[in-house]
Context: one part of a larger RNA
RNA sequence: ACUUCGUUAAGGAACUAAGCAAAAAAGCGGCCGUAACUUCGGGAUAAGGCUUCCCCCGACGUAGAGUCGGGGGCGCAGUGAAAGUAUCUCUGGCAACUGUUUACCAAAAACACAGCUCCCUGCGAACUCGCAAGAGGAUGUAUAGGGGGUGACACCUGACCAAUGCCAGAAGGUCAAAUGGUGGCGGUGAUAGCCGCAAGGCUUGAGCUGGACGCCAUAAGCCCUGGUGAAUGUCGGCCGUAACUAUAACGGUCCUAAGGUAGCGAAAUUCCUUGUCUGGUAAGUUCAGACGUGCACGAAUGGUGUAAUGACUGGAGAACUGUCUCGGGGACUUGCUCG
Numbered sequence: 001a002c003u004u005c006g007u008u009a010a011g012g013a014a015c016u017a018a019g020c021a022a023a024a025a026a027g028c029g030g031c032c033g034u035a036a037c038u039u040c041g042g043g044a045u046a047a048g049g050c051u052u053c054c055c056c057c058g059a060c061g062u063a064g065a066g067u068c069g070g071g072g073g074c075g076c077a078g079u080g081a082a083a084g085u086a087u088c089u090c091u092g093g094c095a096a097c098u099g100u101u102u103a104c105c106a107a108a109a110a111c112a113c114a115g116c117u118c119c120c121u122g123c124g125a126a127c128u129c130g131c132a133a134g135a136g137g138a139u140g141u142a143u144a145g146g147g148g149g150u151g152a153c154a155c156c157u158g159a160c161c162a163a164u165g166c167c168a169g170a171a172g173g174u175c176a177a178a179u180g181g182u183g184g185c186g187g188u189g190a191u192a193g194c195c196g197c198a199a200g201g202c203u204u205g206a207g208c209u210g211g212a213c214g215c216c217a218u219a220a221g222c223c224c225u226g227g228u229g230a231a232u233g234u235c236g237g238c239c240g241u242a243a244c245u246a247u248a249a250c251g252g253u254c255c256u257a258a259g260g261u262a263g264c265g266a267a268a269u270u271c272c273u274u275g276u277c278u279g280g281u282a283a284g285u286u287c288a289g290a291c292g293u294g295c296a297c298g299a300a301u302g303g304u305g306u307a308a309u310g311a312c313u314g315g316a317g318a319a320c321u322g323u324c325u326c327g328g329g330g331a332c333u334u335g336c337u338c339g
Base pairs, nucleotide, nucleotide: 001334004331005330007328008327010325011324014323019320029051030050031049032048037042039152053073054072055071056070057069058068059067060066074078087318088317089316090315091314092313093312094310095309099111100110115150116149117148118147119146120145121144127136128135129134153305154304155303156302158235159234160233163232164231165228166227167226168225169224172223173222174221179217180216181215182214183213185210186209187208188207192203193202194201195200236254237253238252239251240250263297264294275291276290277289278288279287
C1' cells in the first nucleotide's frame, strides 16, 4: 500500500446518474389483527401488536404423548446455540400470468403463451424434404392439418377498394412457340405452244421445294368488369361568421378513394418545452393529477382499461445504516521497504 473482514462519537442519503454497495430492522412457532382494489380465487405471512425459559398447582387427555388455565422465579437476553431464512408502505409505466432468450458484456417492455381472427386444404389433402422412387403431414380426415396476424380478461375495433395484392368473371381488345391452313416471292421444271433446215431461241407453267417471308386459326396472362381491410396500406386545405372580447355550433370554396370515429393524449410518442395549472418539497428540468395548441396518438402493424404476477422500469415515504459530512482505529493475507 492492495485485497478481505470487524468497529466507530454526533448526524442519518446531506453521497450518487441511481440508497449502487453496505447496514439494520423484522424473521419459519402460538394468539390477536389486517385496508384500498378485485377476475371474489386473491390482495395476505398485507400492515400492525403481543408471546416464546424454568418451578409448582389444577382441568382435559394418553399405552407413552400433549393442550389449556392459575401462581411463582431468574437473567442484559428464554425461536438464549448453530445453520438457514421476506425489509415494508404509497403511487405511475410496460408486459396479463408460469415460462423462453443473445453458451462467454444485454433476462427485458424482446420471444412464447392460452384466447381471438383471416387464408389455404375433400384426402393420392394442402404444405415440407427429395432429381426421382419415396417420406413426413398421419396409421390423422375440416371439432382435422398447414400458413399469416394479434396476444389473458372487460368494453370495443370507425371511414376509404383510387394504387398494390388476392378472389371471381367472361363480351371485347392485345398476345407466344409449336401445329394446321393459305398466299406471294425465289429455286427446279413435267407438259404444251410458237419461230427455226438444224443447233438453238421465245413462251406456258403442273408438281416438288426453301432449316426463307407474310397472312389466318388457337391458351393462360395483361387491358377490362366486379368483389375484398383482423389484405399491403391511406385517413386534407383556405376564408368568413354569435349583442364586450374571445371562440365558432354555422356558412362558403378547392381538392380527394376517403378525409382520423370511439377512446387516449407534453405520452416508452411533444420539436418549441423546465408548455400552463394543481399536488408533493424550505427549494422539484424528474414524479402524480388535469388542460389540449396531437411538430409527428388512434383502433388485431390493435385502441382504452384492468385484479394478480415481475431478479423489468419511474417517483415518494418509513426503518436502517461509514453512501456521505470526514474521517479514525483494528484483524488476517499479500507485496514493498528496513533489520